[in-house]
Context: one part of a larger RNA
Molecule: small-subunit ribosomal RNA, central domain
Organism: metagenome
RNA sequence: CUGGGCGUAAAGCGAGUGUAGGUGGUUUGUUAAGUCGGAUGUGAAAUCCCAGGGCUCAACCCUGGAACUGCAUUCGAUACUGGCAGGCUAGAGUUCGGGAGGGGAAAGCGGAAUUCCGUGUGUAGCAGUGAAAUGCGUAGAUAUACGGAGGAACACCUGAGGCGAAGGCGGCUUUCUGGACCGAUACUGACACUGAGACUCGAAAGCGUGGGUAGCAAACAGGAUUAGAUACCCUGGUAGUCCACGCCCUAAACGAUGUCAACUAGCCGUAGCGGGUAUCGACCCCUGCUGUGGCGAAGCUAACGCGAUAAGUUGACCGCCUGGGGAGUACGGUCGCAAGAUUAAAACUC
Numbered sequence: 001c002u003g004g005g006c007g008u009a010a011a012g013c014g015a016g017u018g019u020a021g022g023u024g025g026u027u028u029g030u031u032a033a034g035u036c037g038g039a040u041g042u043g044a045a046a047u048c049c050c051a052g053g054g055c056u057c058a059a060c061c062c063u064g065g066a067a068c069u070g071c072a073u074u075c076g077a078u079a080c081u082g083g084c085a086g087g088c089u090a091g092a093g094u095u096c097g098g099g100a101g102g103g104g105a106a107a108g109c110g111g112a113a114u115u116c117c118g119u120g121u122g123u124a125g126c127a128g129u130g131a132a133a134u135g136c137g138u139a140g141a142u143a144u145a146c147g148g149a150g151g152a153a154c155a156c157c158u159g160a161g162g163c164g165a166a167g168g169c170g171g172c173u174u175u176c177u178g179g180a181c182c183g184a185u186a187c188u189g190a191c192a193c194u195g196a197g198a199c200u201c202g203a204a205a206g207c208g209u210g211g212g213u214a215g216c217a218a219a220c221a222g223g224a225u226u227a228g229a230u231a232c233c234c235u236g237g238u239a240g241u242c243c244a245c246g247c248c249c250u251a252a253a254c255g256a257u258g259u260c261a262a263c264u265a266g267c268c269g270u271a272g273c274g275g276g277u278a279u280c281g282a283c284c285c286c287u288g289c290u291g292u293g294g295c296g297a298a299g300c301u302a303a304c305g306c307g308a309u310a311a312g313u314u315g316a317c318c319g320c321c322u323g324g325g326g327a328g329u330a331c332g333g334u335c336g337c338a339a340g341a342u343u344a345a346a347a348c349u350c
Stems, first nucleotide, its partner, number of pairs: 003322004007304002012318001014201004021194003025088007033081002035077008049065006091191001092188003095184004103177007110154001115149007125136002162169002206247006215241002220236004258317006266295011299306002323350003332343004
């Protein structure tokens, strides 16, 4: 010496389930594969190293030793790792009792608002802007009252709040259904962690078939603005947005922070469940677990900052990075109806 890294400099797969593999709690016995020791054989010579010698010295040469860190066989050791057999309960899981929740799917229902239609009242404007115009309106608009149709979204509650693996999830009711949390006893007895491939899910936009279409609105048309205005502003407006089924598989899919476990000062909120104390009425006060926030010690960090929800101190496993551009491109493969996605270079250049 036997790499260093991944919040922001290049770098955590968008997320999960899980195969192979890697890793694995505690205890007893056994085995002796790994591991450690001895012996024997072998490890050609030359070379290298050490000592001595020969050419006047040196290079060179000669003699001897050491070394050849290895392999095989055999005899031992048994702490650790592994194998086998048995036990344990602190990991993991099951059971029972609770309460919380926009977790998911389906069906039904509700009110406000926008738009449209009908009828009444009513008359000259309405709408829009920085200002206007296009537009709508005497064929009666806007406004107002009543009635009707239809689609989409659910104000207040709403919170640094809740749930979910992530994407994400918000009116109300019912049905079906997943997970987490708290408390309690009993049970199983390491059944665990991670996870290459694989499989599943995966916003928006987009695609296919069939519906639906109120509002909004790419494209498009018109009016303005402007030197121009393929824009920003205005009037319209089609795909789309919505539903069913099937694809697509990408995002600043972000905490720009992989998953799991252990350990390491405190202080202040908040959500769920529990225990204790007390006036005993809810609070309050003390306290346990789980989540979610704000500060902050040590420590870490290039700094910013992180700081028990770590970016601290460690362990297990996976993924990824290795100067900028060329380029997440070309070619080839795989997938896709397509759009494209994924895997992924080089020449050249600085």